[in-house]
RNA sequence: GCCGAAGUGGCGGAAUUGGCAGACGCACAGGACUUAAAAUCCUGCGAAGUAACAUUCGUACCGGUUCGACCCCGGUCUUCGGCA
Numbered sequence: 001g002c003c004g005a006a007g008u009g010g011c012g013g014a015a016u017u018g019g020c021a022g023a024c025g026c027a028c029a030g031g032a033c034u035u036a037a038a039a040u041c042c043u044g045c046g047a048a049g050u051a052a053c054a055u056u057c058g059u060a061c062c063g064g065u066u067c068g069a070c071c072c073c074g075g076u077c078u079u080c081g082g083c084a
Stems, first nucleotide, its partner, number of pairs: 001083007010026003019067001028044005046057003060076005
C1' cells in the first nucleotide's frame, strides 16, 4: 500500500428483509429476608432537562439516501486478521 472483519449504557452482549434502541447477563444502588452476613426475592440503573413528571438527544466520528437508518451509500478514525 491492497483486501476483509469489528466499534451499541459502567462491562459483556442482542436487535441486520430499513419500522418501539438498549433484550439478556454481570456490576452498582435502594428495599425484603437474617442476630448479622452470604445466598435468594422485589424495584431501579444512558445523557441533557425538571421540584418530580414531561420533553429532547443518544449505536466510533462526519455527511448522504429515505416518510423512517445500529442496519443502505460515501468519507474519516481506532482495533484485529490476511496479502504484498
Transfer RNA from Christensenella sp. UBA6094, 84 nucleotides, folded computationally. It matches the Rfam family "tRNA". Rfam 15.1 lists 5,335,975 matches to the family in 14,413 species. Rfam's curators write: Transfer RNA (tRNA) molecules are approximately 80 nucleotides in length. Its mean pLDDT, the model's own confidence on a scale to 100, is 82. Taxonomically the source falls in Christensenella (Bacteria, Bacillota, Clostridia, Christensenellales).